The RNA shown here (Guanidine-I riboswitch aptamer) has 109 nucleotides and comes from Rhizobium cauense.
It was read from a public genome assembly, where an Rfam model found it.
The model forms 97% of the base pairs in the Rfam consensus.
Lineage of the source: Bacteria > Pseudomonadota > Alphaproteobacteria > Hyphomicrobiales > Rhizobium.
It matches the Rfam family "Guanidine-I riboswitch aptamer". Rfam's curators write: This family represents a conserved RNA structure found upstream of the ykkC and yxkD genes in Bacillus subtilis and related genes in other bacteria.

RNA sequence: UGAGUUGGUGGCUAGGGUUCCGGCGCUUUGAAAGCGUGCUGGUCCGAGAGCCACCACCGACGGGAGAGAAAACCCGUCGGGUGCACGGCGGGAGAAAAGCCCGGGAGAC
Numbered sequence: 001u002g003a004g005u006u007g008g009u010g011g012c013u014a015g016g017g018u019u020c021c022g023g024c025g026c027u028u029u030g031a032a033a034g035c036g037u038g039c040u041g042g043u044c045c046g047a048g049a050g051c052c053a054c055c056a057c058c059g060a061c062g063g064g065a066g067a068g069a070a071a072a073c074c075c076g077u078c079g080g081g082u083g084c085a086c087g088g089c090g091g092g093a094g095a096a097a098a099g100c101c102c103g104g105g106a107g108a109c
Base pairs, nucleotide, nucleotide: 004109007055008054009053010052011051012050015045016044020042021041022039023037024036025035026034027033028032057080058079059078060077061076062075063074064073084104086107090102091101092100
């Protein structure tokens, strides 16, 4: 100095905190409200290196169209796409935090 196989969407999980709901505590009270507390709970956030599904894209085959072989085009089926992957500090976001985003980055090997 170079290389190390890196498209997208949705559902979920590991994980994450505390807006809202619930729990717990305190205060005023009749109902209820306010304040505090993250609490194995619900909502919520959520993975490149977690799971699943689908799409883009690629290939093979079959069909359509075409006077006709091929190509382009349209439809379908099957297969690939889904292999590999150690990783900060710091910063960013809705209430906040995180395996989120910066980021398959810096760096390591």